[in-house]
């Protein structure tokens, strides 16, 4: 240095290809059952979807630059 993937609630993920209310697992908080704690059933919250512009009536999605993690591969007197 080039080339590929990947970044989305506290953790771990789906949706990106082919634009149109951001979903799910666990974890939290409220109830309800239980004698009590687990487990269980009910429900709520919690996401500038790495950052920066563009395109668009509308961008996690498309196009551009940049950041960071893998991982080849190339340089290595």
């Nucleotide at each position: 240095g080039c080339g590929g993937c990947c970044g989305u609630g506290g953790u771990c993920u789906a949706g990106c290809c082919a634009g149109g209310u951001a979903g799910g697992a666990c974890g939290c908080g409220g109830g309800g059952g239980c004698c009590c704690c687990g487990g269980c059933c009910c429900u709520g919250a919690g996401a500038u979807c790495g950052c920066g512009g563009g395109u668009u009536c509308g961008a996690a999605u498309c196009c551009c630059g940049c950041c960071g993690g893998c991982c080849g591969c190339a340089c290595c007197a």
The RNA shown here (transfer RNA) has 77 nucleotides and comes from an uncultured archaeon.
Rfam family: tRNA. The family's RNA type in Rfam is transfer RNA.